[in-house]
This is a predicted structure of an 84-nucleotide RNA (transfer RNA) from Amorphus coralli DSM 19760. The organism belongs to Amorphus coralli, within Bacteria. Rfam family: tRNA. The sequence was found in a public genome assembly. The coordinates come from a structure-prediction model, not an experiment, and the mean pLDDT is 81.
RNA sequence: GCGGGCGUGGCGAAACUGGUAAACGCGCUGGACUUAAAAUUCAGUGUCCUCAGUGACUUACGGGUUCGAUCCCCGUCGCCCGCA
Repeated sequence: GCGGGCGUGGCGAAACUGGUAAACGCGCUGGACUUAAAAUUCAGUGUCCUCAGUGACUUACGGGUUCGAUCCCCGUCGCCCGCA
């Protein structure tokens, strides 16, 4: 340099091929239980703004197509594999 794959909350990971982004697990926070812990169990847990959610934003980054994009198209960045 050429070809291919991948990039999603703190972490892993799903979303079926364009129609509610984040199911499920881990972690974390609080409660119950315990003398105290562990284990177990219940609830909560993306970001911003606000007195207040019927608010805004978010799938590596920047554009495009579309009523609508994690998904399709173009470019860029990063990681992995192959070829030279």